RNA sequence: GGGCUUGUAGUAUAGCUUGGACAGUACGACCGGCUUCGGACCGGUAAACUGGGGUUCAAAUCCUCACAGGCCCG
Numbered sequence: 001g002g003g004c005u006u007g008u009a010g011u012a013u014a015g016c017u018u019g020g021a022c023a024g025u026a027c028g029a030c031c032g033g034c035u036u037c038g039g040a041c042c043g044g045u046a047a048a049c050u051g052g053g054g055u056u057c058a059a060a061u062c063c064u065c066a067c068a069g070g071c072c073c074g
Stems, first nucleotide, its partner, number of pairs: 001073007010027004020057001029045005050066005
């Protein structure tokens, strides 16, 4: 330098193929209940689409350019 691939809450992961309304789940965090206390259990709350541009009525999803990680080739 070239090719492929991945990027979603603090962590992991589903959703992408086939665009659709408030982006789901688990663990964790916080608040409450329960308990003598804690754990477990029950209820609730907050928290995420790597960035820019484009297509579209509508983009996590499609196109494109970057950035970051991984693999391969030279």
The RNA shown here (transfer RNA) has 74 nucleotides and comes from a Candidatus Nanoarchaeia archaeon. Model confidence (mean pLDDT): 81 of 100. Lineage of the source: Archaea > Nanobdellati > Nanobdellota > Candidatus Nanoarchaeia.